Notes: Predicted 3D model of a 256-nucleotide part of an RNA (large-subunit ribosomal RNA, domain VI) from a Patescibacteria group bacterium. Its mean pLDDT, the model's own confidence on a scale to 100, is 85.
Context: one part of a larger RNA
C1' cells in the first nucleotide's frame, strides 16, 4: 500500500516439523531339530537417545538479601557502624534464568503401492499371478498427529457494531535490540510507595545477669531483608490531539 468501514472469532489453499531404537517377560524351552540349540505370530513391562514445555521436587547461579570473619581507614573515644581490599574472604539463599530436575511426545484408523505372494484367465483346447480383470502386501508414499498460514491479488467465512474504531501521549511487563506484542490510563489497583505476608538468614542493637577477661546466658524462633502473593488511590498514568467513520457542496483533470 492492497484486500472498498471497524472489532472479535475462525476456515485452510499451501508450507514446515515429527515418525527412532534397545532390552526383558509371557506365549514356550512350544513349533523345528538326532542333539546342540531354538523361533514366526501375538501380548505385556522397562529403558536409551532425541524433542517440547515448565520450575512443584532435587541441584546450580543468584555482585537484591542475611550472617560470620581478617587487615586498614573514618564516624572524637568505648560500643556500634560506613568505606576499601576480586562481591575482601567464608557459610547460606527468595524471585528470575537454568539442568543434573519434573511432566509430556513419537499413536490409532484409513487409502494407494514397492519387492514379494495370489485369484480368475486366454493368446497357445494344456499350462501360466497378466495380456483384459480382481486381490494380499512395508519403519517407506498420501493422510491421521503438532505448528504456521487469506499478499490464497481467486486477497475467503461467521457474529456484532455502525458518532464504530485506531493511533499519538502517559504508567508498566508475563513481551522485548528498536519497532512489535500484552495489561492499564481516575467510571483506575498499571507501576512506585505504605501495611500485611509466603519465603531467606539465623536469635539484632540496647539493657540485665555470670565470669578478672575472652566469652556465655536472658530479653529473643529475635532483628534485618522480602524481585513472589494480597490489600490500600498516598504519588504518577493530567489535560489534550490526530486519523478514520458519516453526510453534503464546490473546483480541477480524464473518459464516454
Nucleotide at each position: 500500500c492492497g484486500u472498498u468501514g471497524a472489532a472479535a472469532c475462525u476456515u485452510g489453499a499451501g508450507a514446515g516439523g515429527g515418525c527412532c531404537c534397545u532390552u526383558c517377560a509371557a506365549u514356550a524351552g512350544u513349533a523345528c531339530g538326532a542333539g546342540a540349540g531354538g523361533a514366526c505370530c501375538u501380548u505385556g513391562a522397562a529403558g536409551g537417545a532425541c524433542g517440547a514445555a515448565c520450575c512443584u521436587c532435587u541441584a546450580g547461579u543468584g555482585u537484591a538479601c542475611c550472617a560470620g570473619u581478617u587487615g586498614u581507614u573514618c564516624u572524637g573515644c568505648c560500643a556500634a557502624g560506613g568505606g576499601c581490599a576480586u562481591u575482601g574472604c567464608u557459610g547460606g539463599g527468595u524471585a528470575g534464568c537454568u539442568a543434573c530436575g519434573u511432566u509430556c511426545g513419537g499413536u490409532u484408523a484409513g487409502g494407494a503401492u514397492a519387492a514379494a505372494c495370489g485369484c480368475u484367465g486366454a493368446a497357445a483346447g494344456c499350462a501360466u499371478a497378466u495380456a483384459a480383470g480382481c486381490g494380499u502386501g512395508a519403519a517407506g508414499c498420501c493422510g491421521u498427529c503438532c505448528u504456521c498460514a487469506a499478499g490464497a491479488u481467486u486477497a475467503g467465512g461467521u457474529u456484532u457494531c455502525g458518532u464504530a474504531g485506531a493511533c499519538u501521549c502517559c504508567c508498566g511487563g508475563g513481551a522485548g535490540a528498536c519497532g512489535a506484542c500484552c495489561g492499564g490510563g481516575u467510571u483506575g489497583a498499571u507501576a512506585g510507595g505504605c501495611u500485611c505476608u509466603a519465603g531467606g538468614u539465623g536469635u539484632a542493637a540496647g539493657c540485665c545477669c555470670a565470669g578478672u577477661a575472652a566469652u556465655g546466658g536472658g530479653u529473643u524462633c529475635a532483628g534485618c531483608c522480602g524481585g513472589g502473593g494480597a490489600g490500600u488511590a498516598c504519588u504518577a498514568a493530567u489535560c489534550a490531539g490526530u486519523c478514520a467513520u458519516c453526510a453534503a457542496u464546490u473546483c480541477u483533470c480524464u473518459a464516454a